Molecule: transfer RNA
Organism: Bacteroidota bacterium
RNA sequence: GCCUCACAAGCAGAAUUGGUCAUUGCACCUGUCUUGUAAACAGGAGGUUGGGGGUUCGAAUCCCUCGUGAGGCC
Numbered sequence: 001g002c003c004u005c006a007c008a009a010g011c012a013g014a015a016u017u018g019g020u021c022a023u024u025g026c027a028c029c030u031g032u033c034u035u036g037u038a039a040a041c042a043g044g045a046g047g048u049u050g051g052g053g054g055u056u057c058g059a060a061u062c063c064c065u066c067g068u069g070a071g072g073c074c
Stems, first nucleotide, its partner, number of pairs: 001073007010026003019057001028044005050066005
């Protein structure tokens, strides 16, 4: 230098090959329970889907570019 793959909540990980409010578990917060904690139960918050742009009525998904990481070739 070229090619391929992966980026989604604090962490992990779905999203049926474009469709209505972006999902679940752990963690976190509140409450119940307890002398108190943990566990259990109930409820809740947290995301501009790595950044930007484009296509489309509509993008996590398709296209372009940049960034980060991993692998391969010379």